A computed fold for a 78-nucleotide RNA from a Candidatus Aerophobota bacterium, annotated as c-di-GMP-I-GGC riboswitch aptamer. The source organism's lineage runs through Bacteria, Bacteria candidate phyla and Candidatus Aerophobota. The coordinates come from a structure-prediction model, not an experiment, and the mean pLDDT is 83. Its Rfam family is "c-di-GMP-I-GGC riboswitch aptamer". Rfam links the family to the GO term cyclic-di-GMP binding.
[in-house]
Formats: sequence, structure tokens, C1' cells
RNA sequence: AACCGAAAAGGCAAACUAUUUGAAAGAAUAGGGCGCAAAACCACAGACCUUUUGCAAGAGGUAGCUGGGUUACCGAAA
Repeated sequence: AACCGAAAAGGCAAACUAUUUGAAAGAAUAGGGCGCAAAACCACAGACCUUUUGCAAGAGGUAGCUGGGUUACCGAAA
């Protein structure tokens, strides 16, 4: 350095609830904590969700679905 994931510190935060927002899927904030070593960031490819539509195609969304890209804390074992 790459890989890997024991420990500790610190971090993130699913369902659900409340409020706000959006036509919807969803999103934001607070509570909450199922889980997470990239559950940090990027919609690039696939997938899925919503929506206009006869289709094609378009618009929006999910990074906690898979792959890819960028960056990163700690350091037992191998």
C1' cells in the first nucleotide's frame, strides 16, 4: 500500500409516530432504532417505484436493490 473486519472511540439510522412538503412515488425536520465498515458522496449501467402516454419516448424518485466511479475513521487476526 492492497485486502480484511476483531476491539474501542466516534458516526449513520429501517419500520413506526408527529409536523411540513409533493399530483404521486417520495422528500425534509423531530422522536425512534431494525440494522450498517462506506447505510459517506455520484442516478453512470441494470433493476424497481410514481407519473404523462395507445406504444415509443419523456419527467420525477429509490445510493438502506445489484454493479460501477470518487473519497474516507480505527487497526486485532489473516